The prediction has a mean pLDDT of 79. A computed fold for a 109-nucleotide RNA from a soil metagenome, annotated as SAM riboswitch aptamer (S box leader). It matches the Rfam family "SAM riboswitch aptamer (S box leader)". On this family, see Grundy and Henkin, Mol Microbiol 1998: "The S box regulon: a new global transcription termination control system for methionine and cysteine biosynthesis genes in gram-positive bacteria".
RNA sequence: UCUCAUCCAGAGGGUGGAGGGAAACGGCCCUAUGAAGCCCGGCAACCCGCUUGCAAUGUAGCAUGCAGGGUGCCAAUUCCGGCGGAUCAUAUGAGUCCGCAAGAUGAGG
Numbered sequence: 001u002c003u004c005a006u007c008c009a010g011a012g013g014g015u016g017g018a019g020g021g022a023a024a025c026g027g028c029c030c031u032a033u034g035a036a037g038c039c040c041g042g043c044a045a046c047c048c049g050c051u052u053g054c055a056a057u058g059u060a061g062c063a064u065g066c067a068g069g070g071u072g073c074c075a076a077u078u079c080c081g082g083c084g085g086a087u088c089a090u091a092u093g094a095g096u097c098c099g100c101a102a103g104a105u106g107a108g109g
Stems, first nucleotide, its partner, number of pairs: 001109007012040004019030003025081003041074003046070003049066002052063003078102001082100006
């Protein structure tokens, strides 16, 4: 940098001592009833591994479960925001839905 998949579910204790919500800006929030970081624990099931069932036997797939290994994650939809379309509405506007963009994570190149 490209491709694909997912993103309204889920998950606390210790330590630490002032910030944090990925970066910028704005909003809105969290935080001394204790932020970040670190350790432990947990959640989840993307990949590996294993289980079971079906299919295939010129095959290597589909589904189910486990949670051993590799990641990831553990306030708020990816906290909200941009663009286009549809719909509602009295224009400014707000809500809902769809698509795109951006971002995050995983797998592959």